Description: This is a predicted structure of a 350-nucleotide part of an RNA (small-subunit ribosomal RNA, central domain) from a metagenome.
Context: one part of a larger RNA
């Protein structure tokens, strides 16, 4: 490299936007780049093949033939791919109205509960455990009560519900702002799909500055437990958890499943509309689109099990992989303030 591959055996890039590229609906012309068909020159010889010849066969040699990818000229075709024009409207995108409804920024509000102070009340115990100790309490703990202070975080509602690319997102309220779907009419008329580099977002932790600290709690300190115990379990308890500015750029960032599309028997939930038909009206029916689940027919599949949200039956771009270990290291580049992060070998071995 060809060829097979990627849910769990290596393997789908955490996710997006988007440059080149590559791919690309219907329909009429064009032109003749690819493509095809023929002609003619070229494709030295020697291998290779095929006939046949010489060495005693054979290798080996010779003779003679056919044959050679391909390149270049020319003349034709015109279905396909493509160039140019023109045209359609399903594919894509505006418009306008109505519903659902995620996030971010700033501000503001509440309620319950933990600790913390302060007053009362009230005496010995608390508090922890499997038992226990440290710990806390006569300088009045716990416990009840009343006021107050602060900081996180929203009980019930919640629900294989919703939303969003993913990462995520829950108390209420104002403000801004993005996308999805539904129903209708109208406009443009392939604007499309995918996307090497690039750009941007990316949980927790960690980092830098600045606040902030209730609670929880790496680290650390003590008391148990044990042969030890640098843990499990107690009591404290700093970092951080929280915000604001910035870096980091990783996770078993998961559906271990890459994006589009277009087709392929069904059943049955549940969101969000829509349209019917009935009604005072709703529920209910019945049809329908989209999301989101269980089960399964065909088909895949090593099995397990996917199964119209494919792992099925096809396009189209992309990323990826090729024994195990050494290695996700070295070494070198590049990125980072550091921590480390992209990149990515070998040599020796099984």
């Nucleotide at each position: 490299u060809u060829g097979g591959g990627c849910g769990u055996a290596a393997a789908g890039a955490g996710g997006g936007c988007g440059u080149a590229g590559g791919c690309c609906g219907g329909a009429a012309u064009u032109c003749a780049a690819g493509u095809c068909a023929g002609a003619u020159g070229u494709g030295a010889a020697a291998u290779c093949c095929c006939a046949g010849a010489g060495c005693u066969c054979a290798a080996c040699u010779c003779u003679g033939g056919a044959a050679c990818a391909g390149c270049a000229u020319c003349u034709g075709a015109g279905a396909c791919u493509g160039u140019a024009u023109u045209u359609c409207u399903u594919g894509a995108g505006g418009u306008u109205a109505g519903a659902c409804g995620g996030a971010g920024a700033a501000a503001g509000c509440g309620g319950a509960a933990u600790u913390c102070c302060a007053u009362a009340u009230g005496u010995a115990g608390c508090g922890g455990u499997g038992a226990a100790a440290u710990g806390c309490g006569u300088a009045g703990a716990u416990a009840u009560a009343u006021g107050g202070a602060g900081g996180a975080a929203c009980a019930c509602c919640c629900g294989u519900g919703g939303c969003g690319a993913a990462g995520g997102c829950g108390g209420c309220u104002u403000u801004c702002u993005a996308g999805u779907u539904u129903a209708g009419u109208c406009c443009u008329g392939a604007c499309g799909c995918u996307g090497a580099g690039g750009c941007c977002c990316g949980a927790a932790a960690g980092c830098u500055a600045g606040g902030g600290g209730a609670g929880c709690a790496a680290a650390c300190a003590g008391g148990a437990u044990u042969a030890g115990a640098u843990a499990c379990c107690c009591u404290g308890g700093u970092a951080g958890u929280c915000c604001u500015a910035g870096c980091c750029g990783u996770a078993a960032a998961c559906g271990a499943u890459g994006u589009a599309u277009a087709c392929u028997u069904g059943a049955u939930g549940u969101a969000a509309u829509u349209g019917g038909a009935c009604u005072c009206a709703a529920c209910c029916c019945c049809a329908u689109u989209u999301g989101u689940g269980u089960c399964g027919a065909a088909g895949c599949u090593a099995a397990c099990g996917c199964g119209a949200u494919a792992a099925g039956u096809a396009u189209a771009c992309c990323g990826c992989c090729u024994g195990g270990g050494g290695a996700g290291u070295a070494c070198g580049c590049u990125c980072g303030c550091a921590a480390g992060g992209g990149u990515g070998a070998a040599a020796c071995u099984c």
The full RNA is in RNAcentral, with records from SILVA.